[in-house]
Model confidence (mean pLDDT): 75 of 100. The RNA shown here (Lysine riboswitch aptamer) has 172 nucleotides and comes from uncultured Agathobacter sp. It matches the Rfam family "Lysine riboswitch aptamer". Rfam's curators write: Riboswitches are metabolite binding domains within certain messenger RNAs that serve as precision sensors for their corresponding targets. The source organism's lineage runs through Bacteria, Bacillati, Clostridia, Lachnospiraceae and Agathobacter. The RNAcentral record of the sequence draws on MGnify.

RNA sequence: UGGUAGAGGUUGCGCAAAUUAUGAGUAGGCUGUGGGAUGUGGCAGGCACAGGAGAACACAGCAGAAAGGGAGGAGCGCCGAAAGAAAGGGAUGUCUGCAGUUCUUUUCUUGGGCAUACGGUUAACAGCCGUAUGACUGUCAGAAGCGCAGCGCGCAGAUGGAGAGCUAUCAG
Numbered sequence: 001u002g003g004u005a006g007a008g009g010u011u012g013c014g015c016a017a018a019u020u021a022u023g024a025g026u027a028g029g030c031u032g033u034g035g036g037a038u039g040u041g042g043c044a045g046g047c048a049c050a051g052g053a054g055a056a057c058a059c060a061g062c063a064g065a066a067a068g069g070g071a072g073g074a075g076c077g078c079c080g081a082a083a084g085a086a087a088g089g090g091a092u093g094u095c096u097g098c099a100g101u102u103c104u105u106u107u108c109u110u111g112g113g114c115a116u117a118c119g120g121u122u123a124a125c126a127g128c129c130g131u132a133u134g135a136c137u138g139u140c141a142g143a144a145g146c147g148c149a150g151c152g153c154g155c156a157g158a159u160g161g162a163g164a165g166c167u168a169u170c171a172g
Base pairs, nucleotide, nucleotide: 001171002170003169004168005167006166009079012078013077014076015075019071020070029062030061031060032059033058034057038050039049040048041047042098043097044096045095046094082110083109084108085107086106087105088104089103090102091101092100111137112136114134115133116132117131118130119129120128121127139161140160141159145155146154147153148152
């Protein structure tokens, strides 16, 4: 330097079926009364559609959803597992442009989970993401201490490093 195998764990990481709360007595629908010209398709412009055979909107009544997000964890893939940021590309987006959603490429950041604070996302006080702080944990390094019989190994503590790391093994 390269190959192979492996370890970390207050839920190790990711995906995720059943089930489930929320969303919501909301949207949309129907009926009645009022109302009287707009409304809908994410936004702008176009275009299309609904509308005096009565739009928006308000009130009352009748029944009444779903998606995204959450909980859950059968099962599956794994230990840069994975997550985030920036830039680019593809698909979708009624047309053009832009959002949004989704897939992907490159570069950068983060060892891991936890708690707290702040910020972001969100219908949400849930969850997730980011930053900071705190202790915890795995690993390695050099120095000191203790133990063992032997130049290394073990123990507990402190300091420091980062996954491009660490351990074992094989090849050069």